[in-house]
């Protein structure tokens, strides 16, 4: 810093489940289309007529007439608007209702219905004739009514009921109540990638129009009006009371209820009326549906039910006007899908229940198990009790105050009876987050909100048992708020995490020193009005409680008006000087612009001297040079840059600025304190400047130098290096406008310890004058206290403490990209997203590890040497191949003469064949028999079968112990798998010097310190220092062997105990002594003495840990697997194969040698199923033989060396492989497959490529000897022993490995790490694109319905003089439609571009 979760809520839906009641709620999607029924009528006391009857009267019907159909009910499409909320206002209207005043006189002509006729399918229409009114008309009368200054003029009415009283009406006027129309301040969405909009537009005058103000309309005049406090445009949206959430501020929302608005299939229009431009009225146009006789007609559920469709999804074609309310009526009453109720739905909220008490052998069953038990669990059974609920029966309301009237309803409620009876699920159990085990599965199936689980021992999947949570519900999904201080007003940030524009000037805006007065806009206090009801809160009451409902009350806050206060902010007025500026005098400076000028150097040119090279590099080469280079000297040309001075220095707003001189010019600092009097600060928009590169035009071009050419390097080298070289770099003018434009740190002001440098001034002290010193102002560095900070660090030049203003940030990637717009000649710049994708990206610090980083040190690590390996033949091991099997394991170092210190059988684990199944081996039980020994037959053997012989020990006479055979099942058995489940053991780093702990101290913390540092050592060995002081495991020492001496004992040492030797015990070496060096330390160097000198030599001894290192086949062991076989036995075979490859060795290649002869000197060890002497046989292996020896007694027992001879450089008298023949030995057995001897044969090989191994002294090298295993032996191996016996080390640059400190890090599986890009494959979203399709809005023109308005009306109609109307004609406006041009927005698009993700 993001992601995610736990809370609350919902008009919800889905999954599993479901006992009851109360109260609410129920198409959010298609303002989609609608079958059917109902939802607005009423009045006979306004009127005539017709029909019927129970005929003084009444009922019904269609009409005329009145009132009501503008309410009630629905919906939220449109609307960003005076639509809504709230506050004010003036130029208005108002049926029914209330109050008051006046009036209600006398007349007239029509018309519907009805009757007759006609047209039509129907809807409906036409003609003739008759008639009434509270229908219509004129006359009279008026007034407080209307017009008008006045005079004057104009304008009303209706009756009905009743026996009557009287009542209900009517007309005119005034007032009221309630309702409505209009205007207005303020408030509430997103977008600037929408910046300009507007012509009736803004205002005026006249006229018209309206109930009424008004460009509302029109003519004329003027040219205004709105806008960065966001006009205009686009998108979205009914607004509010409220609702949800939140500690609050806020955020989200606008279901139900209530107020307002808008709409009624879509668009337009008016009529009637008090009221409509009218949901269930009219006219017109359009779309759709239906009827039709094709000529024409009809319709509008966003009323209540209901249907279809859409959708994850939302109800009955119910009852009643009993109540409340509404319309009409004098009333009775009628109507009322408003409303009151019921129905359906766990959809929500609230309440209740599914039993209570006792009950341990802690039952059965289940699960787990270490087999003891644990748990389910007082749970059950069982005993006693209760009846909310349920079932049955009986009674039975209130709601009606007010005569009648009760849909709900035989409901609520009450009483009685019955019987624990009718009633529990869902999710979860790895962490967050309460709750754990077993089995199955085996990166599969699956889970998952995030992190992440699953690859054979899964607490994460599935199931079971158990547990936890909630409960008639529980989970999931979706959405909102919260947590999220994660948009921060409350309440965040910007040096390095995202974030200070590159810099300055400055407009609007914001903000602003000090004093006095005044004002009262802000501010504070009070009062009044208002903010509907409901809701929220508090209190109380009613339903048994609660939800729910009723009553009362208080607010808080908003808004308007009035009054008051005057501190603060603002306004006004007058001042002040501290901020700011001016003035005067000085001062420093690479500040800027222009012109001129100087010397050094490079290059080129000319002349001269001079000769073979030069140049360049790590080394070369390209290149230059005998046509004379390089070098040297003189002269001339040209361009660019200014060594030393020079610095932590100076100047500038930044970019930046450097030879010198001159001219012009900007700013700064100090001193004086003379003047102005807040003139200040900051700074959107705007303007100016702005490195380098780049662009345009014209110059210039010495050096340097992208591109380019050549030479090297290299696997390649489009690079680094070298030789060349063009743009460019330079100048003038004009663009570009970006940088790690950085102090990664915006500007201004004030305050907050110091110390120490340096630059420019001023003052003081002092001096002859200065320096030094002190004080102070302005810059520029370092260190550091407080404070701040995640840390690093910053710290009067703040990243501290405050104030003001501006800019910017809100996870990473996509992307500073796309589209659009602006700027630019172009390159490009500025502004600036989204889809999609990830769970991180990032900062600072810590411990390690690593570095072809640094410092120091060590080791046969290198170097210096000696000898090998790698080449040959053979031995042996391994890989590979082959095979019925070639058993298995070990694989860099740390596997490969390793396990194996002995594979012919056995071993043996492998293969083939033949056999066994309680078994080859162990324990228990039963039966029989001692055991055993000898022999025969079948068979390859195992095995099978038979014969003979034989009876033991203990004993209480029952039997027992041991052994053999047979039987039964528990079990045996497995070298079968897993070393990545383990124990134990081992290898390696490494005999390297390290690894830690306690207390203290430092750090927010990881962690550090100690263990660092200076010396020293083989060593974290020791000394000194030091916030450390101590301690542990390691080092060293203690142990063994060898070397010297002493003492003791001496068997078997030929003799002697003197020497040697053997055994046992002791002494000796400690930097102890002397000198130098170091710090008077530790230590080190040299010396003496000594057998031995600084660890005397060798061995044993292996810290914390690393490598999931090795081993389940040495042993042990969890889990899994096999059980007439993966167990066991037997015979034979295999482990010994052989094109090839690797490792370890032996023998050689010869003369430092081979062969022959002669002659010496060891040590460690071993020996009774043994070593084997003498003597004899055999060429020899060996055989015969048997002395001695259970060993210092006997035996095994040396070779090289030395002496003499021979061979003479050759594949040999080197070398010995291979092969043939003949023998010997061991052993049941020598073919596969043993060793040895003799004769014969006589291969490769003449010192070994790249590479590589061991060794520092009694070592390497050479020589032989012994021994374990073992019948024998494939031993040239392993482990030991002695004999002969060297060379070299100047040293630590390099290679390898290691240790300490330090440094960098994007690594931590730790460099065998991490990780980038292209290409290839797939998936997804997006951009561009010739074009295509669709949409909404606007503009212009054409046509122009209905309809209002205006004009004409000679001819038609009507009862009324003049009049008025109908009808007819024309015109303005005008919906829909048509045409046209352009813009915009979506979708699509061959192809194309980048992006994200996936895969080993």
């Nucleotide at each position: 810093g993001g992601c995610u979760c736990a809370g609350g809520a919902u008009u919800a839906a889905c999954g599993c489940u479901g006992g009851c009641g109360g109260u609410g709620u129920g198409c959010a999607u298609a303002a989609c289309a609608c079958a059917u029924g109902c939802a607005a009528g009423u009045c006979g006391a306004g009127c005539g007529c017709c029909a019927c009857u129970u005929u003084u009267a009444g009922u019904g019907g269609a009409g005329c007439g009145g009132c009501a159909g503008a309410c009630g009910g629905g919906u939220g499409a449109g609307u960003a608007a005076c639509a809504c909320g709230u506050u004010g206002g003036a130029a208005c209207c108002u049926g029914c209702c209330c109050u008051a005043a006046a009036g209600u006189c006398a007349g007239g002509g029509a018309u519907a219905a009805g009757c007759c006729c006609c047209a039509g399918a129907a809807a409906u229409g036409g003609g003739g004739u008759c008639u009434a009114a509270u229908a219509c008309c004129g006359g009279a009368u008026g007034g407080a009514c209307c017009c008008g200054c006045a005079a004057g003029g104009g304008u009303a009415a209706a009756g009905c009921a009743g026996c009557a009283a009287u009542g209900c009406g009517c007309u005119u006027u005034a007032g009221g109540a309630g309702g409505g129309g209009c205007c207005u301040g303020c408030g509430g969405c997103c977008u600037a990638u929408c910046a300009g909009c507007u012509u009736g537009u803004u205002g005026g005058u006249g006229a018209g129009g309206u109930a009424a103000a008004g460009g509302c309309u029109u003519a004329c005049c003027a040219a205004g009006g709105c806008u960065a406090u966001g006009a205009c445009g686009g998108g979205u949206a009914g607004c509010u009371g409220g609702u949800c959430u939140g500690a609050g501020a806020g955020g989200a929302u606008g279901a139900u209820c209530a107020g307002c608005c808008a709409c009624a299939a879509u668009g337009g229009a008016a009529c009637u009326g008090a009221g409509a431009c009218a949901c269930g009225g009219u006219c017109c146009a359009u779309a759709c549906u239906c009827c039709u006789a094709c000529g024409g007609g009809a319709g509008g559920c966003a009323g209540c039910a209901g249907u279809g469709a859409g959708g994850a999804a939302u109800c009955u074609u119910c009852c009643g006007c009993a109540a409340u309310g509404g319309g009409c009526g004098c009333a009775a009453g009628c109507c009322u899908g408003a409303c009151g109720g019921a129905g359906c739905a766990a959809c929500a909220c609230c309440g209740c229940g599914u039993g209570g008490a006792g009950g341990a052998u802690g039952a059965c069953g289940g699960u787990c198990g270490u087999a003891a038990g644990a748990u389910u669990g007082u749970a059950a059974a069982c005993u006693c009790c209760u009846u909310u609920u349920c079932u049955g029966a009986g009674g039975g309301a209130a709601u009606a105050a007010u005569u009648c009237u009760g849909a709900a309803g035989g409901u609520a409620c009450c009483u009685c009876a019955g019987g624990a009876a009718u009633a529990a699920g869902c999710a979860u159990c790895g962490g967050c987050u309460a709750a754990c085990u077993a089995c199955g599965u085996g990166c599969c199936a699956g889970c998952a909100g995030c992190c992440g689980c699953g690859g054979u021992a899964a607490g994460a999947c599935g199931u079971a048992g158990g547990a936890u949570g909630c409960a008639a519900g529980c989970g999931u999904u979706a959405u909102c708020c919260g947590g999220a201080a994660u948009u921060a007003u409350u309440g965040g940030g910007c040096g390095u995490a995202a974030a200070g524009a590159g810099u300055c000037c400055g407009u609007a805006g914001g903000u602003g020193g000090u004093u006095u007065g005044u004002u009262a806009a802000g501010u504070u206090g009070g009062a009044u009005g208002u903010u509907a009801a409901a809701g929220c809160u508090u209190u109380g009451a009613g339903c048994u409680c609660a939800a729910c409902u009723c009553a009362a009350a208080c607010a808080a806050g908003g808004u308007a008006u009035c009054c008051a206060a005057a501190a603060c902010u603002g306004g006004c007025a007058a001042g002040c000087u501290g901020g700011a500026g001016a003035c005067a005098g000085a001062u420093a400076g690479g500040g800027g612009u222009a012109a001129g000028u100087a010397g050094a150097a490079u290059u080129c040119u000319g002349c001269a001297u001079g000769u073979a090279g030069g140049g360049g590099u790590a080394a070369u080469a390209u290149c230059c040079g005998u046509a004379g280079a390089u070098a040297u000297g003189c002269a001339a040309a040209g361009g660019a840059a200014u060594a030393c001075c020079a610095a932590a220095a100076g100047c500038g707003a930044a970019a930046g600025c450097a030879g010198c001189u001159u001219a012009c010019u900007g700013g700064a600092u100090c001193u004086g304190u003379u003047c102005u009097g807040a003139c200040g600060c900051u700074a959107a928009a705007g303007g100016a400047c702005g490195a380098a590169a780049g662009c345009g035009u014209g110059g210039g071009g010495a050096g340097c130098a992208a591109a380019c050419g050549g030479g090297a390097u290299u696997a390649g080298a489009u690079a680094c290096c070298c030789c060349g070289g063009u743009a460019g770099u330079c100048c003038a003018c004009g663009c570009c406008c970006u940088a790690a434009a950085c102090g990664a740190u915006g500007a201004a002001c004030a305050c907050u310890a110091g110390g120490u440098g340096u630059u420019g001034g001023a003052g003081g002290c002092u001096u002859c004058g200065a320096c030094c010193c002190c004080u102070u102002c302005a810059g520029u560095g370092c260190c550091g206290u407080c404070g701040c900070a995640a840390a690093c660090g910053c710290a009067u030049u703040a990243a501290g403490u405050g104030u003001u203003c501006c800019g910017c940030c809100u996870g990473g990637g996509u992307a500073g990209u796309a589209c659009g717009a602006u700027c630019g000649c172009a390159a490009g710049a500025u502004u600036a997203a989204a889809a999609c994708u990830c769970a991180a990206a990032g900062g600072a610090a810590u411990a390690g590890a690593c570095g072809g980083g640094g410092a120091c040190c060590c080791a046969c690590a290198c170097a210096a040497g000696c000898g090998g390996u790698g080449g040959a033949g053979c031995a042996u091991c391994u890989g590979g191949u082959u095979u019925a099997a070639u058993u298995c394991g070990a694989c860099a170092a740390u596997a490969a003469g390793c396990g194996a210190g002995g594979a012919a059988c056995c071993u043996u684990a492998c293969c083939a064949a033949g056999a066994c199944u309680u078994g080859a081996c162990a324990u228990c039980c039963c039966g029989a028999g001692a055991a055993g020994a000898u022999c025969g037959c079948c068979g390859a053997a195992a095995g099978g079968u038979g014969a003979u012989u034989g009876u033991g020990c203990c004993g209480u006479u029952a039997g027992g112990a041991a052994c053999u055979c047979g039987g039964u099942g528990a079990c045996a058995g497995g070298u079968g798998c897993u070393g990545c489940a383990u124990g134990g053991u081992u290898g390696u780093c490494g005999u390297c010097a390290g690894c830690u702990c306690g207390u203290g101290c430092c750090u927010u913390g990881a962690g550090g310190u100690g263990u660092u540092c200076g010396g020293u050592u083989a060593a974290g060995u020791c000394c000194g220092u030091g916030a450390a002081c101590g301690a542990g495991c390691g080092c060293a020492a203690c142990c063994c062997u060898u070397g010297u001496c002493c003492u003791a004992a001496g068997u078997u040492g030929c003799a002697u105990u003197u020497u040697u030797c053997u055994u046992a015990g002791g002494a000796g070496a400690c930097u102890g002594c002397c000198g130098g060096u170091u710090c008077u330390a530790a230590a080190u160097c040299g010396g003496a003495g000594g057998a031995a000198g600084g660890u005397a030599a060798g061995g044993a001894u292996g810290a914390c840990g690393u490598c999931a290192a090795a081993u389940c086949a040495g042993c042990a062991u969890g889990g899994c697997c096999c059980u007439u076989a993966u167990g066991u036995c037997u015979u034979g075979g295999g482990c010994g194969a052989c094109a090839c490859a690797g490792g370890u060795g032996c023998u050689a290649c010869a003369a430092u040698g081979g062969c022959c002869g002669g002659u010496a000197c060891a040590a460690u060890g071993g020996g009774c199923a043994g070593c084997c002497a003498a003597g004899g046989g055999g060429u020899a292996a060996c055989c015969c033989g048997g002395a001695g020896c259970u060993a210092a007694u006997c035996c095994c027992c040396a070779a090289a060396a030395c002496c003499g001879g021979u061979c003479u450089a050759a594949g040999u008298u080197c070398g010995g492989a291979u092969u043939g023949a003949g023998g010997g030995c061991u052993g049941c057995a020598a073919c596969u497959c043993g060793c040895c001897c003799u004769c014969a044969u006589g291969a490769a090989g003449c010192u070994g490529g790249a590479a590589u191994c061991g060794c520092u002294a009694g070592u390497a090298a050479a020589c032989g000897c012994g021994u374990a295993u073992c019948a024998g032996c494939c031993a040239u191996g392993g482990c030991g022993c002695g004999u002969u016996g060297a060379a070299u080390a100047u040293g630590u640059u390099c290679c390898u490995g290691g240790g300490u400190c330090u440094u960098g890090u994007a690594c931590u599986c730790a460099c065998c790490g991490c990780c980038c890009g292209u290409c290839a494959a797939g998936u997804c979203a997006c951009g561009a694109a010739a074009g295509g399709u669709g949409g909404g809005g606007g503009u212009g023109c054409c046509c122009g319905a209905a309809g209002u308005c205006c004009c004409c009306u000679u001819a038609g109609c009507u009862a009324a003089u003049u009049g008025a109307g109908c009808g007819g004609g024309g015109g303005c406006c005008g919906a829909a439609g048509g045409c046209a041009a352009a813009a915009c927005c979506a979708c699509u698009g061959a192809u194309u571009g980048g992006g994200a993700c996936u895969a080993a």
Molecule: small-subunit ribosomal RNA
Organism: uncultured bacterium